[in-house]
RNA sequence: ACAAGCCGCGCGGGAGAGACCGGAUUCGUCCGGCGCCGAAGGAGCAACCACCCCGGAAACUCUCAGGCAAAAGGACCGCACGGCAGGG
Numbered sequence: 001a002c003a004a005g006c007c008g009c010g011c012g013g014g015a016g017a018g019a020c021c022g023g024a025u026u027c028g029u030c031c032g033g034c035g036c037c038g039a040a041g042g043a044g045c046a047a048c049c050a051c052c053c054c055g056g057a058a059a060c061u062c063u064c065a066g067g068c069a070a071a072a073g074g075a076c077c078g079c080a081c082g083g084c085a086g087g088g
Base pairs, nucleotide, nucleotide: 005084006083007082008081010079011078012077013076018034020033021032022031023030024029035068036067037066041064042062043061044060048056049055
């Protein structure tokens, strides 16, 4: 010197797939059925990393969950604030 890193919050951007069929409805949605999506979460394999022990690991794969007009949510990206920290 506080750039960078991690966590939280706020703002902005943010894809995919039936406004499907039937019934009910207090119009919020619920039940049943078929067809789909992957970027909440979860699970699996793995390049790779680590190895004293314990292992870690994807945007790949699966679709339990979630989603398939709008709204909400949304991995990830950008900006900002606060904390980790007057610590190293």
Molecule: Glycine riboswitch aptamer
Organism: Micavibrio sp. UBA2020